[in-house]
RNA sequence: AGAGUUUGAUCCUGGCUCAGGACGAACGCUGGCGGCGUGCUUAACACAUGCAAGUGGAGCGACGAACCAGGCUUCGGUCUGGGGCAAAGCCGCGAACGGGUGAGUAACACGUGGGUAACCCACCCCGGUGACCGGGACAACCCGAGGAAACUCGGGCUAAUACCGGAUGAGCUCAUCUCUCGUGAGGGAGAUGAGGAAAGGUAGCCUCGGCCUCCGCACCGGGACGGGCCCGCGGCCCAUUAGCUUGUUGGUGGGGUAAUGGCCUACCGAGGCUGCGAUCCGUAGCUGGUCUGAGAGGACGACCAGCCACACUGGGACUGAGACACGGCCCAGACUCCUACGGGAGGCAGCAGUAAGGAAUAUUCCACAAUGGGCGCAAGCCUGAUGGAGCGACGCCGCGUGAGCGAAGAAGCCCCUCGGGGUGUAAAGCUCUUUUCAGUGGGAUGACCAAACGACAGUACCACUGGAAUAAGCCUCGGCUAACUACGUGCCAGCAGCCGCGGUAAUACGUAGGAGGCGAGCGUUGUCCGGAUUUACUGGGCGUAAAGCGCGUGUAGGCGGUUCGAUUAGUCUAUCGUGAAAGCUCACGGCUCAACCGUGAGAGGUCGGUGGAAACUGUCGAACUAGAGGACGGUAGAGGGGGGGUGGAAUUCCCGGUGUAGUGGUGAAAUGCGUAGAUAUCGGGAGGAACACCAGCGGCGCAGGCGGCCCCCUGGGCCGCUCCUGAACGCUGAGACGCGAAGGCCAGGGUAGCGAACGGGAUUAGAUACCCCGGUAGUCCUGGCAGUAAACGAUGAGCACUAGGUGUGGGGGGUAUCGAGCCCCUCCGUGCCGUAGUCAACACAAUAAGUGCUCCGCCUGGGGAGUACGGCCGCAAGGUUAAAACUCAAAGGAAUUGACGGGGCCCCGCACAAGCAGCGGAGCGUGUGGUUUAAUUCGAUGCAACGCGCAGAACCUUACCUGGGCUUGACAUGGCACCGCAAAGGCUGGAAACAGUCUCCUCCUUCGGGACGGUGUCACAGAUGUUGCAUGGCUGUCGUCAGCUCGUGUCGUGAGAUGUUGGGUUAAGUCCCGCAACGAGCGCAACCCUCGUGGCUAGUUGCCUUAUCUAGCCAGACCGCCUACUAAAUAGGAGGAAGGUGGGGAUGACGUCAAGUCCGCAUGGCUCUUACGUCCAGGGCUACACACACGCUACAAUGGCCGCUACAGAGCGCAGCAAGCGUGCGAGCGCAAGCGAAUCGCGAAAAGCGGUCACAGUUCGGAUUGCAGGCUGCAACCCGCCUGCAUGAAGUCGGAGUUGCUAGUAACCGCGCGUCAGCAUAGUGCGGUGAAUGCGUUCCCGGGGCUUGUACACACCGCCCGUCACGUCAUGGGAGUUGGCAACACCUGAAGUCCGCGGGCCAACCUGCCGAGAGGUGGGAGGCAGUGGCCGAGGGUGGGGCUGAUGACUGGGACGAAGUCGUAACAAGGUAGCCGU
Repeated sequence: AGAGUUUGAUCCUGGCUCAGGACGAACGCUGGCGGCGUGCUUAACACAUGCAAGUGGAGCGACGAACCAGGCUUCGGUCUGGGGCAAAGCCGCGAACGGGUGAGUAACACGUGGGUAACCCACCCCGGUGACCGGGACAACCCGAGGAAACUCGGGCUAAUACCGGAUGAGCUCAUCUCUCGUGAGGGAGAUGAGGAAAGGUAGCCUCGGCCUCCGCACCGGGACGGGCCCGCGGCCCAUUAGCUUGUUGGUGGGGUAAUGGCCUACCGAGGCUGCGAUCCGUAGCUGGUCUGAGAGGACGACCAGCCACACUGGGACUGAGACACGGCCCAGACUCCUACGGGAGGCAGCAGUAAGGAAUAUUCCACAAUGGGCGCAAGCCUGAUGGAGCGACGCCGCGUGAGCGAAGAAGCCCCUCGGGGUGUAAAGCUCUUUUCAGUGGGAUGACCAAACGACAGUACCACUGGAAUAAGCCUCGGCUAACUACGUGCCAGCAGCCGCGGUAAUACGUAGGAGGCGAGCGUUGUCCGGAUUUACUGGGCGUAAAGCGCGUGUAGGCGGUUCGAUUAGUCUAUCGUGAAAGCUCACGGCUCAACCGUGAGAGGUCGGUGGAAACUGUCGAACUAGAGGACGGUAGAGGGGGGGUGGAAUUCCCGGUGUAGUGGUGAAAUGCGUAGAUAUCGGGAGGAACACCAGCGGCGCAGGCGGCCCCCUGGGCCGCUCCUGAACGCUGAGACGCGAAGGCCAGGGUAGCGAACGGGAUUAGAUACCCCGGUAGUCCUGGCAGUAAACGAUGAGCACUAGGUGUGGGGGGUAUCGAGCCCCUCCGUGCCGUAGUCAACACAAUAAGUGCUCCGCCUGGGGAGUACGGCCGCAAGGUUAAAACUCAAAGGAAUUGACGGGGCCCCGCACAAGCAGCGGAGCGUGUGGUUUAAUUCGAUGCAACGCGCAGAACCUUACCUGGGCUUGACAUGGCACCGCAAAGGCUGGAAACAGUCUCCUCCUUCGGGACGGUGUCACAGAUGUUGCAUGGCUGUCGUCAGCUCGUGUCGUGAGAUGUUGGGUUAAGUCCCGCAACGAGCGCAACCCUCGUGGCUAGUUGCCUUAUCUAGCCAGACCGCCUACUAAAUAGGAGGAAGGUGGGGAUGACGUCAAGUCCGCAUGGCUCUUACGUCCAGGGCUACACACACGCUACAAUGGCCGCUACAGAGCGCAGCAAGCGUGCGAGCGCAAGCGAAUCGCGAAAAGCGGUCACAGUUCGGAUUGCAGGCUGCAACCCGCCUGCAUGAAGUCGGAGUUGCUAGUAACCGCGCGUCAGCAUAGUGCGGUGAAUGCGUUCCCGGGGCUUGUACACACCGCCCGUCACGUCAUGGGAGUUGGCAACACCUGAAGUCCGCGGGCCAACCUGCCGAGAGGUGGGAGGCAGUGGCCGAGGGUGGGGCUGAUGACUGGGACGAAGUCGUAACAAGGUAGCCGU
């Protein structure tokens, strides 16, 4: 740091996905040790049990064990004093800390920086002063009572550092006055008056009076620590939440508090907050920091630390320095427990632990030894804070599971081309070591000012002994991404992060071997950041990819010209303060290292104070004129808009005339109109709408838009010259307001033409369309609504800058002139071309999409969807704002190469046309389909399968069927063992194969044996079994078409282009010219064969020979010559046997069709192995209702039959061709010469000529059938060919359609050959006779080139849309149903504070009276119960709001295998498409 994925390929846009890091994790497999960390993220769910806050006897009373002393004693004990354990009580301090949790909270809660002149602070420290005199109670305890209990009540006694009164008292508090300080609310000082405190305990000493020590007590001042309150700034989401607020905002008086304040209250005023987002909803503890990132940023807020909030839920106060109080109290509620049913008790979000929830989170451990906390003078006690241990690979870090040597390399396993390769120095084996492990022994630091004191712990650590001993897995191996083979499976099973794998050869599934990665872990899942410059501040965009509002006016806001001065808010700078610690970075240090820990330094803020600077921005002041505006003078225009008037042409209608049968309409028609007189034509009239020509990429307007002519009203622009204003008054513009085509709506008019809907006619498979005939809304006018368009330049507005050229509209100037006629300059507008530049490309290019600035709007993958819900607007239609679930791995832009088009242009081909002969009808032959069959073997299937493989199925062939046999096999090679038995022939059985049997008995030899053969056995053979979609080879086809490519260069980011296009020309990418191309290759052509002319040489044959023939060699033709025009070429001509490729053949470019062939051959894989092999007999491939293809023969007179008689070529022949002779009607047969062939033979050509037949199912035609024969062959039944006689079918020229052929061609005629025993209408050759037509390229088919469009690329047999049907999923509506949340109104109202009352109750203080006193009794002060009131949690009632779940039915949506119907779009997509309505 990037990579994969849209395409045939390319560039771009754009999303998705991956590689990295992290985690309080979980899950799967696995698991040796240690250190340091860490561990309920869910139910702030419920909790059994134990513990987590006590302490002080040096504050107090009471009790009073052990023990000590003393007394008494019945010797059991008892009493007194001391002593002080334990428990309870009064009192003090603590319990507000420590520990937990994150529910609530969007807030001054937190962070940061300030303020407090508006405050408090127990314990601690410093300073000052004081502590005097009195009094009355209440617990404990005792007695009594109630209760199940909890506990409570009554009476009586008592102490204090508990409580109360009095005194004293300042620099304390309050009030008043004076002075002083401060900008100020106010602070400080002084004077006067008033108010206002206390407690003792203890060690020692003592003359018993006390002294003194320490600890306490009270008041004042100060400090420290900690807190309260206030303020600036900072940090979540939603505007589909836009308005909120009545104690609300402010004031005054009062209350309240430690203290400010509407905090509370009464009255008064009517304010306060909000687009810089109030209010509402949702979410959330905040921070230091953590993770990630290059950073900016993003996400998070476990552990540790700071702050806050909470303690079952809600409310409340009390005590206190401090609480509205986790382990306190009261009340209400829910829940749990006890109960004698009357009442009571409880609160683990402390540590353990339980249950539950959950994917998931630990021990009911040890100790106060250390650190810290509370109390205490202290000893000490308490401390689930804490220190430790335990459990969990949960994380980080470290160590180990051994080390060295050890084969060209064991075994096993895997692969294999069978040669070998891999695992692999790996193992074994030898040598060594002992971290770890086990055992034994020793044994800490942590513990200090002296001693003592260790939970951890007999731990860490050390020594010795033993022995390689106790210790390796997990994931992956198609690309991304490092690592490949075999087998199994066969779109199955499965994998998958994305792309995608799997349908018989899977490196992608499963297993194995091997390999790669990491390693006590490895993978998976989840989440966050990254990659993602994919929200873009750093750092993106908006013509066509997503994205410029349809246009304007303008509010807030943002931005803003020149000069001078001031200021210092922004800005810059220096310094000070702060930014806790931990963390982070660096350095050093401590645990053997590391993790971890310590010390020091650094870094960290949009923060605060102070000083300084003054350029820029801001602000203030003064000025300017270049921006802006105005005056004046001109001027163009569909005058831009509104209103009024007016004109002609045309259509239609009406009237009249002429006139007669049609007209109209279409691709063609029909409906329609017309004899009731249309159309046509002439005249007259009516009415509505629109304004031909001019007219122009001309004009005007902000856009929508505006078009006859005239008048009225009115807006804007441009130009010129000077002048003026000087508030720069400007630009943009969220909201807002206005305008806004067509269509639509409401009301009223109007209506000629056109014309949704609708009717009819056509078209069509259908035709709710396109075409035609009609036709209502509408189109027009007036008033109102609507507010959208592909409202487009798909390009927001403004300003400035940046080559030119050329049109055009408006204005001005110069020059020149008779004249703006030409020429030049300039401003404004509107087009085209084009440089730089930009852009993905296309393109844009002074009218920018270039270069900059300012402001606004908008975009962030496709679909769902511009949809739903909600809001706003509308009469409605609907508009506007605008999601989510779910789903896809793309959707897109531009350009490229192809292919395609019912696109264009050019060109070619027997492609059409022009012709000739056919096919399609008949009969027959052959092939195929189909059917049949035991089998009818298999393949070939549009062109390019179908007289094809098959150049020839009676057996064989033969692959098929039936039956009979064989099993190392019919055939090959090799090993081992045995035999030496040949071949051949005969006989028996049999259909044969085969089996049995007899005759017979090979060659070489070193005599062992070998060759050869046989038997047995082992390897193996064999397969026309399968896969032509695993292949080679060969072939078909486009197509004998003229194309297909390469190198270098150039152009393009690139695919690619150029070359190969263009202008000509050609049969041809043939050639020429031009050209950023220059060359080259495969094709074309030529070279090759053959025919045509001539020459030379040679040759056999027949009697000879120039000749002919044959063979070979050579010549000849090249646009060479002439004419025309030329560049190529073309046209014509001469000569010539041949002329423009002379005819024919061979020759088939890159490639296409997964074309054909595994049954020609070869061959991988798979399959069969007494059979899917092999042998044999018979059958079948020859079937037959049919259908098709290719042929033959015909339908006749250009003919049939009979007779006569010439001329070929190319071939073939010894298992052959066969003359000739004989014979038979004939096929043939018999005999047989010649010839391995220019010698002999096949062999006769057919056409031709003559005669006859006279148009008929015939003297046409020959199918079919009968009989008799011939030939081949082992054998003609199934199933051959031929002959003779007889028979004599269909058929009288063939529907739609379709084939071949352009000259020695078609057509007609026969001949040969291959195959072959035999069998030819087929195939392949050969010659004979020998035409017609071609205007031409519009059309059909195929092809080539250029160009165009494309949504196609499996390439139009393409792609693709919508309804319907089925399944699944999410979602909207829905009569409703049912929860939750917050608020509101009213009713009720606990505890409790406050206020009032307080007749009841009360020790202290004051006081009257009685009493000697103690005391009693009364009054007062004060207090309490009780009670009233305000407030008040909760509860109730009610109507609404927001939100969730669910709901018959219903709407669309997404996805799903080949479903149904049509064909909308992509090509002119067959009616151009698309937008609005």